[in-house]
RNA sequence: GCCAACGUAGCUCAGCUGGUAGAGCAGCUCAUUCGUAAUGAGCAGGUCUGGGGUUCGAUUCCCCACGUUGGCU
Numbered sequence: 001g002c003c004a005a006c007g008u009a010g011c012u013c014a015g016c017u018g019g020u021a022g023a024g025c026a027g028c029u030c031a032u033u034c035g036u037a038a039u040g041a042g043c044a045g046g047u048c049u050g051g052g053g054u055u056c057g058a059u060u061c062c063c064c065a066c067g068u069u070g071g072c073u
Stems, first nucleotide, its partner, number of pairs: 001072007010025004019056001027043005049065005
């Protein structure tokens, strides 16, 4: 330099052909226990990397940039 994949909660990832964003772990509160752990119930946490375009409507489709990873030279 060229090609490909990926970027969503603190972490690991879903989100099946566009329709007001979810799970597990972690965190907080309560219950249970003499107390802790475990367990159960609940709560909070996200400008979906940034910009532009298409559309009534974009995490999703298109383009550009940035970042990460892999391959080729």
Predicted 3D model of a 73-nucleotide RNA (transfer RNA) from a Bdellovibrionales bacterium. Its Rfam family is "tRNA". From the family's description: Transfer RNA (tRNA) molecules are approximately 80 nucleotides in length. It is annotated as a transfer RNA.